Predicted 3D model of a 73-nucleotide RNA (transfer RNA) from a Solirubrobacteraceae bacterium. The RNAcentral record of the sequence draws on ENA and MGnify. Rfam family: tRNA. Its mean pLDDT, the model's own confidence on a scale to 100, is 82. RNAcentral records the identical sequence in 2 taxa.
RNA sequence: GCACCAGUACCUUAAGCGGUGAAAGGGGCGGACUUAAAAUCCGCAGAUCCGGGUUCGAGCCCCGGCUGGUGCA
Numbered sequence: 001g002c003a004c005c006a007g008u009a010c011c012u013u014a015a016g017c018g019g020u021g022a023a024a025g026g027g028g029c030g031g032a033c034u035u036a037a038a039a040u041c042c043g044c045a046g047a048u049c050c051g052g053g054u055u056c057g058a059g060c061c062c063c064g065g066c067u068g069g070u071g072c073a
Base pairs, nucleotide, nucleotide: 001072002071003070004069005068006067007066010026011025012024013023019056028044029043030042031041032040049065050064051063052062053061
């Protein structure tokens, strides 16, 4: 330098061939239970890498860029 893959919450992952309000586990916060803590249960907050485009509508499609990984040179 070229090709391919990936980028979603603090972390790890979902989300059919574009369609309601983006889901789960861990973690965090609040509460219940406990003499207290742990465990358990209930509740809450929090995310689509960036910029454009297509579309009535984009996490998903198209273009450019950034970051990481793999392969080739």